The RNA shown here (small-subunit ribosomal RNA) has 1516 nucleotides and comes from a Bacteroidota bacterium. Model confidence (mean pLDDT): 84 of 100. The sequence is in RNAcentral, with records from ENA and SILVA. Its Rfam family is "Bacterial small subunit ribosomal RNA".
[in-house]
RNA sequence: UUUGUGGAGAGUUUGAUCCUGGCUCAGGAUGAACGCUGGCGGCGUGCCUAACACAUGCAAGUCAAGGGGCUCGUUGUAGCAAUACGGCGAGCCACUGGCGCACGGGUGAGUAACGCGUAGGUAACCUGCCCUCAGCCCUGCCAUAACCUCGGGAAACCGGGGCUAAUAGCAGAUGAGGUCGGAAGGGGAAGCUCCUUCCGAUCAAAGGGGCAACCCGGCUGAGGAGGGGCCUGCGUCCUAUCAGGUAGUUGGUAGGGUAACGGCCUACCAAGCCGACGACGGGUAGCUGGCCUGAGAGGGUGGUCAGCCACACUGGGACUGAGACACGGCCCAGACUCCUACGGGAGGCAGCAGUGAGGAAUAUUGGGCAAUGGGCGCAAGCCUGACCCAGCGACGCCGCGUGUGGGAUGACGGGGCUAUGCCCUGUAAACCACUGUCGGGUGGGACGAAAAGCGAGCUACGGCUCGCCGGGACGGUACCACCAGAGGAAGGGUCGGCUAACUACGUGCCAGCAGCCGCGGUAAUACGUAGGACCCAAGCGUUAUCCGGAUUCACUGGGUGUAAAGGGUGUGUAGGCGGGCGUGUGCGUCCGAGGUGAAAGGUUCCGGCUUAACCGGAAACAUGCCUUGGAUACGGCACGUCUUGGGUGCGGGAGAGGAUGGUGGAAUUCCUGGUGUAGCGGUGAAAUGCGUAGAUAUCAGGAGGAACACCAGUGGCGAAGGCGGCCAUCUGGCCCGCAACCGACGCUGAAACACGAAAGCGUGGGGAGCAAACAGGAUUAGAUACCCUGGUAGUCCACGCCCUAAACGAUGCAUGCUUGGUGUCGGGGCCUUGAGCCUCGGUGCCGUAGGUAACCCGGUAAGCAUGCCACCUGGGAAGUACGGUCGCAAGGCUGAAACUCAAAGGAAUUGGCGGGGGCCCGCACAAGCGGUGGAUCAUGUGGUUUAAUUCGAUGCAACGCGAAGAACCUUACCUGGGCUUGAACUGGCGGUAGUAGGAGCCCGAAAGGGUGACGACUCGUCAAGCCGAGAGCCGCCAGAGGUGCUGCAUGGCUGUCGUCAGCUCGUGCCGUGAGGUGUUGGGUUAAGUCCCGCAACGAGCGCAACCCCUAUCCGUAGUUGCCAGCGGUUCGGCCGGGCACUCUACGGAAACUGCCUGCGCAAGCAGUGAGGAAGGUGGGGAUGACGUCAAGUCAUCAUGGCCCUUACGUCCAGGGCUACACACGUGAUACAAUGGCUGCUACAAUGGGCGAAGGCGCAAGCCGGAGGUUAAUCCCCAAAAGCAGUCUCAGUUCAGAUCGGGGUCUGAAACUCGACCCCGUGAAGACGGAAUCGCUAGUAAUCGCGGAUCAGCAUGCCGCGGUGAAUACGUUCCCGGGCCUUGCACACACCGCCCGUCACGCCAUGGGAGCCGGGGGCGCCCGAAGACGCUUUCCGCGUUGAAGGCGAAACCGGUGACUGGGGCGAAGUCGUAACAAGGUAGCCGUACCGGAAGGUGCGGCUGGAUCACCUCCUUU
Repeated sequence: UUUGUGGAGAGUUUGAUCCUGGCUCAGGAUGAACGCUGGCGGCGUGCCUAACACAUGCAAGUCAAGGGGCUCGUUGUAGCAAUACGGCGAGCCACUGGCGCACGGGUGAGUAACGCGUAGGUAACCUGCCCUCAGCCCUGCCAUAACCUCGGGAAACCGGGGCUAAUAGCAGAUGAGGUCGGAAGGGGAAGCUCCUUCCGAUCAAAGGGGCAACCCGGCUGAGGAGGGGCCUGCGUCCUAUCAGGUAGUUGGUAGGGUAACGGCCUACCAAGCCGACGACGGGUAGCUGGCCUGAGAGGGUGGUCAGCCACACUGGGACUGAGACACGGCCCAGACUCCUACGGGAGGCAGCAGUGAGGAAUAUUGGGCAAUGGGCGCAAGCCUGACCCAGCGACGCCGCGUGUGGGAUGACGGGGCUAUGCCCUGUAAACCACUGUCGGGUGGGACGAAAAGCGAGCUACGGCUCGCCGGGACGGUACCACCAGAGGAAGGGUCGGCUAACUACGUGCCAGCAGCCGCGGUAAUACGUAGGACCCAAGCGUUAUCCGGAUUCACUGGGUGUAAAGGGUGUGUAGGCGGGCGUGUGCGUCCGAGGUGAAAGGUUCCGGCUUAACCGGAAACAUGCCUUGGAUACGGCACGUCUUGGGUGCGGGAGAGGAUGGUGGAAUUCCUGGUGUAGCGGUGAAAUGCGUAGAUAUCAGGAGGAACACCAGUGGCGAAGGCGGCCAUCUGGCCCGCAACCGACGCUGAAACACGAAAGCGUGGGGAGCAAACAGGAUUAGAUACCCUGGUAGUCCACGCCCUAAACGAUGCAUGCUUGGUGUCGGGGCCUUGAGCCUCGGUGCCGUAGGUAACCCGGUAAGCAUGCCACCUGGGAAGUACGGUCGCAAGGCUGAAACUCAAAGGAAUUGGCGGGGGCCCGCACAAGCGGUGGAUCAUGUGGUUUAAUUCGAUGCAACGCGAAGAACCUUACCUGGGCUUGAACUGGCGGUAGUAGGAGCCCGAAAGGGUGACGACUCGUCAAGCCGAGAGCCGCCAGAGGUGCUGCAUGGCUGUCGUCAGCUCGUGCCGUGAGGUGUUGGGUUAAGUCCCGCAACGAGCGCAACCCCUAUCCGUAGUUGCCAGCGGUUCGGCCGGGCACUCUACGGAAACUGCCUGCGCAAGCAGUGAGGAAGGUGGGGAUGACGUCAAGUCAUCAUGGCCCUUACGUCCAGGGCUACACACGUGAUACAAUGGCUGCUACAAUGGGCGAAGGCGCAAGCCGGAGGUUAAUCCCCAAAAGCAGUCUCAGUUCAGAUCGGGGUCUGAAACUCGACCCCGUGAAGACGGAAUCGCUAGUAAUCGCGGAUCAGCAUGCCGCGGUGAAUACGUUCCCGGGCCUUGCACACACCGCCCGUCACGCCAUGGGAGCCGGGGGCGCCCGAAGACGCUUUCCGCGUUGAAGGCGAAACCGGUGACUGGGGCGAAGUCGUAACAAGGUAGCCGUACCGGAAGGUGCGGCUGGAUCACCUCCUUU
């Protein structure tokens, strides 16, 4: 510079992430079908299924100028005429003859093939009609159909006799020439093939028309054009679970046959030929141009149109012919249908219509030869369901319309809502103005037509020109004009995400939706309906199929350590690939040229229908094949050469490399003997077992088998499996050095062959120990296990099999290239002899670049490249079934499908969890004190009961909880009785005048229902009257009311983890990302408290502090408090007085590890430190991070939705919440002497508002009321544990339940169902099983006091003070928690996940005695037509031969009692195998065993946690 114009993704595995990977969607397409809908036109297109069967009509005839005949007209000759013989003309055609019928039209069954495509060959061939050229057409002859006649037959049709013609047939003649034979010469690359010449033989013909010119034909030969036959290279689906196939098979010779080559056919001879580059077999299929899709490469497809092939009811066969083995011809056989007089006949729509059938599904029994094309003909013309048109179908493509503009009271209606109102439908409609396509009406009205014929002219004799005439199915169609008039013309799908479009109601895991993910269990944008919206539009959706997306079979363009995937290992065949230099060749490769690649289609440009679809023209393209000229870098081939790949040699070296034979010691067991006595053994603990017939222990001797401690090491060797005492023999490989030899001899490696742990098998040995199975003992709910005691195969040897493993580095082999460091094994070199340096080979670790999804790999690659092999393509079914093959068997190798799922996976992240680890807290344990669990009672709960026992709370964190007060009330429950705009609220409308109110009376349990004297009020200017309005009342409406439901629709409040120390953010940094870092680490703390370190630096919510109470002191203040000193006193702070003290209540001080010592970098820690009232947060309280538990509460309250409305509202009476066989929680009181009883006596605080003194009563209580008190004043108020005496261990002088009697108080009312007092009664209970609770100091324990609620009712609750301990070694264990780390198959997060048997239902499938069907081939029997051969007058015979029959076995499909496993299925059974160390680490192979998961043995693997040790590495 030119060419080139083209490539989009999404959803779904997870708590989240990245990757792998499948499934699904968005696009385009169709000969389509189905659902809903449907105005017009143009152009296309329309049995994909039964190559199923077909009624009816039509689809191939034509020529009369070949012949003959028939009829008619006219006419000639002869004759009177009949008639005979003719001439001319017209019509007809069954016959003869010619040409056509082999084209056109249909279909796709068969065919995997030279069938098709493409390129060639034919020296191995044919060719009617047509064209060109050359030559010729002479002389005769015999028949036959039609026709006539006779006969048979139902018919189809047939037979006998007689006549006749030809362009029918035959013979002869001629022979330019053809053909055959022979000879010679020549051409050719060439095969006896072509050309030329000569000789011999042989082979032709037809005539017709016309007055004529002439025209149409005939014969022979040569050539052409077009058409065909045959042959060849290359290309052309799936299956190897088809691996061997083949007898005319492969070739030859000779012959036959054909137009022609050929094993096409026959005879003989030879034994070949094909095949992993896939023969043979099976399945499927017409092939192509093209069509659809795709960026392309590719994939799919072959309908319409075009080329080729094949077929014509099924199978076979030939005849005729230029051409056929012949769709609308013939013969035979078969099946089927039809006719029949039963004797015989006829037929073939896969031509056009049409019918039935099949099917999801595919049209008219139309018009015309006007055009195009075809057959015949001299021609006119005839024929033509080819064709041209029309009809039907939205089947497809294309075009058009259903109106356009204006129009806001944003109407009515409908729908929605945040509902005094607003929004949507919506400029949409109405209404106004306008337009006039399509459809409708009226009128006009084509192109498509060129020819032919007749006449004339011209001519190069092919024909051309002029004139006349006539001719259109479509069709009165297209088109044009005019008329009327918005008038006749819109639906379908969708609206959770993908994917564009949202609300309401209904429904309530139902009904249903769904392409994938998934929706629906009472607020569903996902179901159904509606309103609205979105997308397309005469269509819209659905289904089916194909391509795409899918780089998901990867040529373009993928992978294999852990996701699916490296063969267990080697040797090596074919094949693939291959070092340096040179020469030749030119096969691949590249360039140029020629031929071909049909047309149509597709692309670009131009043009024609108003446009488009559609159609026409031109160009380019057709990536291919063939021919030819050239180039020679690279690859191939051939030749020469080289040494670096490889090999050989020589010299050294290390080694558990292999095989065989021998040999040694330790140990176990057994045997013998000695010593010795009661146990041994074994375990978590035991038992089985052994032992007084002497075990175990110990000593000595002996037997036997197996294995080789230490050395020993991420040491060595080997291809892998694997190999370990020592010695010998035999033997394989490897490394280093040298550089002498060979000279690419190499790499890889399907098939093949060999090796191949353990287990296992066969035969024979051997057998000490160990040890599947088995037995016993334990454990356990069970224990076919783990543990224990025994114990057989086996383990060992020899020989022969088996051939698999987590046969692993889960990493194929070989070669080259790519920073380093450090160990170690073997060898070599250098010195400067060192922890030295260099180098080759092996074996480890860490790491650069780079790679990887990450983990990780990283010169021993998983990096960068090359070569070759093997393998993968979602999970399950399944390494299963069937088949094949190997094996003695076990079993191995090869290896599917149906069906099913929307995932299955890898790595990493954050959590959670672990019968993982580390660190650390807590009355968590331990140490202690006192309880609970036992008794009686109180109280709450469960349960039960009941008309009701209202409701809620349910592990911790419900259960003396909501209840800080259920006799009525409360009260929500039950029974009964009432009210209905209501007990309480608001608004509207209407009504009401002795109205509202209302004493009294009647019914009633009350509520309520009646009656009812009397009798009002506010406002409209003050009063009154009238009128009006209001309050009130009545009626109606809107609405009230509901402790009815949903705490899983909610707000608020609360519990809990937990007063635990955590939870986060901004910016930066790291990571593809989830996420990490910070917050981890080292210290320290009560604390993420603080310090140090650090890719982090800061910050927030928490912690702490700030607040309150308390402990000390000070200041201020002094009544109601106080009294040291002074005075008075009735002795009482009572009074004066005083605020010093106590106290009160306000303010302040004080404590901060501040000081000292020690330790520490620091933070901080320690101290019987100092000081101080207090010492390391002094004690207590308030304060509760992000969040968790769908925790609790709809019954405190509030509130969405739902529900009730003379009741689920409301009022009243009575009852119930107080029930009682039981069970549990929380408490009270006890069981006694640290006590009971009696007596005596001292000291509080918090609080409250009532009631003192005094009197009465045994007491509860009553009277009483203070010039006491709304309070530091008065009162409650007595504190109790204490002290003294007594009781003396007992069911008691303990304990007080229960029951009887009598009272008090509150209250309308103590029956159900209150508390208290007195007398009497005097139960259980003697310290509590398993288990379990609280508490670490003014705490536990113990003692009393106050208060709230409250008419009354307290063992509960909330507070107050008095007395006042014990113990903590310590963190192993239990529980809870925090941080770090590790494993995980968990994430609803271990109350997780999950495996197998069994049972039930459904589904597909394997085996299966068999049964049924299909089935090419093979053998035999029979054998039609025909052809060939023989014979021949005819008949006939032989060979071959379709169909048919018989037989054996393969193969395929269906079905099958029964049977095997498999898959799927909200809540079945048994166990618990796996995931954490999953509670016995798991898994692989194998063997045995067991209801099941599974267990055990042997060998192997780490894809095992944890701890210790060793080694190595890193850092210091």